[in-house]
Context: one part of a larger RNA
């Protein structure tokens, strides 16, 4: 100087407390461990692994296993020889890779084939050789430097102290005076308003219509470009000041809400399987092609979720209101067939125009009457639809039948302070299809509680002790 202390002081955080909803019990989905297996590819491991890499494992992917093949190779550059085709496509053998036969036209700085060797190749190893990227402490308020001063020196000072702040934010004091990286602001979005502009959007007045449908209009909504607006600016109180408390005005008040933004560093943290790369290993195989299987196994254990156990509910009928995204190998309307998944068909739309598209919870009415039920939907049987060469291993969806556990969950434990929790649906990426109950967004309805900081956890500053570095 740090680190540590079941030392002290001050302060903060959904850290506790006060509340609300959960998890832990059930069934299922998913990830992991374990076990099994020819293989169940690999990585991730307290917080910071476990719906994680994976924003899509039937083949492919695919790295794993079994079998069948190839060896200058699936891919690149270079030498040499040879051909003018190779390929698509058709036939034969085969599980296919592959082998054989047929096969129209075109190009010549191109392409195929053979030989030889340099080499190619490796999702082989090492993340404890590395770059890059990422997690975490933590959006915590810290981390440093120049000059000066003090100290023999390591170092100290500044950065401490008194206030204040979300903040090393600012003020006052001070052997310090300044500065840098962080904080804040600048950026995006949302909340108010003005101006400009009115099509595909809108409709107050005038006509018109089943319908903003058409004429028309630019007022309103909205769209999208530019401004305005909030600064403790004004008033009162306290204070040397910084600032704090209250008030007015205001759409908004003291950082208005949200996002992006992550200092010096810590964990030899993660990643050689995104990529790049040193070294090392491999070279008729640890490379490469193919078929089939596996990654989907199942006495069990754990994590994360979904659905429930019901009446604030289930079922049936009627009826209302979104936002944000997507669409050409695409979204697909009207119509029509089917109980339905869906089929036929194809208007319109590269979309403020057309489409998916009826949002759901909600509201109105009817019924069920507390039961393992008209709750719950697992499981299983049967019949189908769709995607796709192909749904056996191993897809989703529909209909009929079946109708399991489950009556609110032990110890323990999680999230959340407001348009939040809870609850309700909608969309997108990936994607032929989908195991999505995941993820990322979007809007609808919309709470309760916070006395307080003694305690638990994490963190910041000062100080003290130390046989630790």
């Nucleotide at each position: 100087u740090g680190a540590c202390g079941g030392g002290g002081g001050c302060c903060c955080g959904c850290a506790c407390a006060a509340g609300c909803a959960g998890u832990g019990g059930a069934g299922c989905a998913u990830g992991u461990g374990g076990u099994u297996u020819a293989a169940u590819u690999c990585g991730a491991a307290g917080c910071u692994a476990c719906g994680c890499g994976a924003a899509g494992a039937a083949c492919c992917u695919u790295a794993c296993c079994a079998g069948g093949g190839c060896u200058u190779g699936a891919c690149a550059u270079a030498g040499u020889g040879u051909c003018u085709a190779a390929g698509a496509c058709u036939c034969u053998a085969g599980a296919g890779a592959u082998a054989g036969a047929g096969g129209g036209a075109u190009a010549a700085u191109a392409g195929g084939c053979g030989c030889a060797u340099a080499c190619a190749g490796g999702u082989g190893g090492u993340g404890c050789a590395u770059g890059g990227u990422u997690g975490u402490c933590g959006u915590c308020a810290g981390c440093u430097c120049g000059u000066g001063u003090c100290g023999u020196g390591a170092g100290a000072u500044g950065u401490u102290a008194g206030g204040u702040u979300a903040a090393g934010u600012c003020c006052u004091c001070c052997a310090a005076c300044g500065a840098g990286c962080g904080c804040a602001a600048c950026c995006c979005u949302u909340g108010u308003u003005c101006u400009u502009a009115g099509u595909u959007g809108c409709c107050a007045a005038c006509a018109u219509u089943u319908a903003g449908u058409u004429g028309g209009g630019g007022a309103c909504u909205c769209u999208a470009a530019g401004g305005a607006g909030a600064c403790c600016g004004c008033c009162g109180g306290c204070g040397u000041a910084a600032g704090c408390c209250g008030g007015a005005g205001g759409a908004a008040g003291g950082u208005g809400g949200g996002g992006a933004u992550g200092a010096c560093g810590u964990c030899a943290a993660a990643u050689c399987a995104u990529c790049a790369u040193g070294c090392u290993c491999u070279u008729u195989a640890u490379g490469u092609c193919c078929u089939g299987g596996g990654c989907g196994a199942c006495a069990c254990a754990c994590g994360u979720g979904c659905u429930a156990c019901a009446a604030u509910g289930g079922u049936c009928g009627g009826u209302a209101c979104a936002a944000a995204g997507a669409g050409a190998u695409g979204c697909a309307a009207u119509a029509u067939c089917g109980c339905g998944a869906g089929g036929u068909g194809g208007a319109g739309c590269a979309a403020a125009u057309c489409u998916a598209u009826u949002a759901a919870a909600g509201c109105c009415g009817a019924u069920c009457u507390c039961a393992g039920u008209u709750c719950g939907g697992a499981u299983u049987g049967g019949a189908g639809u769709c995607u796709g060469c192909a749904a056996c291993u191993c897809g989703a969806c529909u209909c009929c039948a079946u109708g399991a556990a489950g009556u609110c969950g032990g110890a323990a434990u999680u999230g959340c302070u407001a348009g939040u929790a809870a609850u309700c649906g909608c969309a997108a990426a990936u994607c032929a299809g989908c195991c999505a109950u995941g993820u990322u967004g979007c809007g609808g309805u919309g709470a309760a509680u916070a006395c307080g900081u003694u305690c638990c956890c994490g963190g910041g500053c000062c100080u003290u002790g130390u046989a630790c570095a």
Molecule: small-subunit ribosomal RNA, 3' major domain
Organism: sludge metagenome